[in-house]
RNA sequence: CCCUCUGUAGCUCAGUGGAUAGAGCAGCGGUCUUCUAAGCCGCUGGUCGCAGGUUUGAACCCCGUCAGAGGGA
Numbered sequence: 001c002c003c004u005c006u007g008u009a010g011c012u013c014a015g016u017g018g019a020u021a022g023a024g025c026a027g028c029g030g031u032c033u034u035c036u037a038a039g040c041c042g043c044u045g046g047u048c049g050c051a052g053g054u055u056u057g058a059a060c061c062c063c064g065u066c067a068g069a070g071g072g073a
Base pairs, nucleotide, nucleotide: 001072002071003070004069005068006067007066010025011024012023013022027043028042029041030040031039049065050064052062053061
């Protein structure tokens, strides 16, 4: 210098054009229990790495850029 992959909740990840952005774990509250744990119910938490573009509509497509991993010279 070139190529590929990854970036979404505190953590691990799903979602690859159709609309209130999700799951598990974690956290908080309740229930249950003599108490704790487990179980059950509920709640909180996101400008989808950042910026621009395409589209009626973008986490998803395109361009640029940042960070991480791998490969090539």